[in-house]
Context: one part of a larger RNA
RNA sequence: AUGAAAUAGGACGUAUGGUUCUAUUUUGUUGGUUUCUAGGACCAUCGUAAUGAUUAAUAGGGACGGUCGGGGGCAUCAGUAUUCAGUUGUCAGAGGUGAAAUUCUUGGAUUUACUGAAGACUAACUACUGCGAAAGCAUUUGCCAAGGACGUUUUCAUUAAUCAAGAACGAAAGUUAGGGGAUCGAAGAUGAUCAGAUACCGUCGUAGUCUUAACCAUAAACUAUGCCGACUAGGGAUCGGGUGCUGUUCUUUUUUUUGACACACUCGGCACCUUACGAGAAAUCAAAGUUUUUGGGUUCUGGGGGGAGUAUGGUCGCAAGGCUGAAACUU
Numbered sequence: 001a002u003g004a005a006a007u008a009g010g011a012c013g014u015a016u017g018g019u020u021c022u023a024u025u026u027u028g029u030u031g032g033u034u035u036c037u038a039g040g041a042c043c044a045u046c047g048u049a050a051u052g053a054u055u056a057a058u059a060g061g062g063a064c065g066g067u068c069g070g071g072g073g074c075a076u077c078a079g080u081a082u083u084c085a086g087u088u089g090u091c092a093g094a095g096g097u098g099a100a101a102u103u104c105u106u107g108g109a110u111u112u113a114c115u116g117a118a119g120a121c122u123a124a125c126u127a128c129u130g131c132g133a134a135a136g137c138a139u140u141u142g143c144c145a146a147g148g149a150c151g152u153u154u155u156c157a158u159u160a161a162u163c164a165a166g167a168a169c170g171a172a173a174g175u176u177a178g179g180g181g182a183u184c185g186a187a188g189a190u191g192a193u194c195a196g197a198u199a200c201c202g203u204c205g206u207a208g209u210c211u212u213a214a215c216c217a218u219a220a221a222c223u224a225u226g227c228c229g230a231c232u233a234g235g236g237a238u239c240g241g242g243u244g245c246u247g248u249u250c251u252u253u254u255u256u257u258u259g260a261c262a263c264a265c266u267c268g269g270c271a272c273c274u275u276a277c278g279a280g281a282a283a284u285c286a287a288a289g290u291u292u293u294u295g296g297g298u299u300c301u302g303g304g305g306g307g308a309g310u311a312u313g314g315u316c317g318c319a320a321g322g323c324u325g326a327a328a329c330u331u
Base pairs, nucleotide, nucleotide: 001007059159060156061155062154064151065150067148068147072144073143074142075141078122079121082118083117084116085115086114087113093104094103130137131136174215175214176213177212178211179210184208188204189203190202191201226298227297228296230290231289233274234273235272238269239268240267241266242265243264244263246262247261248260249259278285279284304331305330306329313324314323315322316321
């Protein structure tokens, strides 16, 4: 509490447990005040990230414009010469040399003319001229890509200079495999010369010389002079570009253009001449100057003569050989 009752719940009590209240103390939390420290903000400077992106180097790269060149590659074209072949014609020599001879020649050489073939080379023009990093590059035309200088009130915005390692190219000779093979011509064979001549001179002549594909990687590869930058002195030429001024001239029917020529200036080339106040041992040099009054940047190399660019090792090469590269000893 419910009900008639049974019953159910709670509190207290039982307690070193639970719960409640009060007081005190401690701790925590929060607020305030004060102080200290740290952070934030602000100012100056530095670094980093994001965002934003200065100037336009008489530095460099790119674009654009008209040019320039024997720069390169591929194809193509032409020219004389050379040799050979065929034909032609004539007759005794021709070649070659200091002089000869080897050699060729009545089977007709050399010489003359015509024709053809082949391979190589690109005369004169051709220059103190051009181009190319150097090696190197020269008949014509076409194609292919490349380059410098100049011009520019174009663009990018530090991209730059020089460079161990590394890479490309790299004369001639040489090597491999095809092709080609006219000329010249290592080797070789010969005729001379000579004391001898395995030489110089002569007659032949293989490799090679030419080309394609690959190697080789060296030369007095030289301007015996690294590259980039600045400055310092006069001159007349020349090549390429540009500008200007009037001229001259051609094309004409006239003017304007274009073009060529002349003149002046200018940027960039190959060189030259004259000077030295500069340098150097000198020769000489506008660079080899601006250096004991020594320092603009950067690469490579040398240190008495030989031994020796040898030996060895490494590495590259098919090889030849290349690159790297000593020492003893001697003087």